[in-house]
RNA sequence: AACUGUAUAACUGAAAGGAAAGUGUGUAUUUUGAAAAUAUAUUAUAAAGGUUCGAAUCCUUUUGUAGUUU
Numbered sequence: 001a002a003c004u005g006u007a008u009a010a011c012u013g014a015a016a017g018g019a020a021a022g023u024g025u026g027u028a029u030u031u032u033g034a035a036a037a038u039a040u041a042u043u044a045u046a047a048a049g050g051u052u053c054g055a056a057u058c059c060u061u062u063u064g065u066a067g068u069u070u
Base pairs, nucleotide, nucleotide: 001069002068003067004066005065006064007063010023011022012021018053024042025041026040027039028038029037046062047061048060049059050058
């Protein structure tokens, strides 16, 4: 310098153009107490544009990161 992959909640992690799940955390129930269990709540698509009724997804640029070639 060129090219490819990747970025989703505090963590792990799925997704087909119309955002799952688990762990965690808070509260309540339960217990002599704790753990476990049950119920409930909580938090997310790297950034900026474009296309679309609607974008994590498709297109462009940028940023971070991993890799390949020279």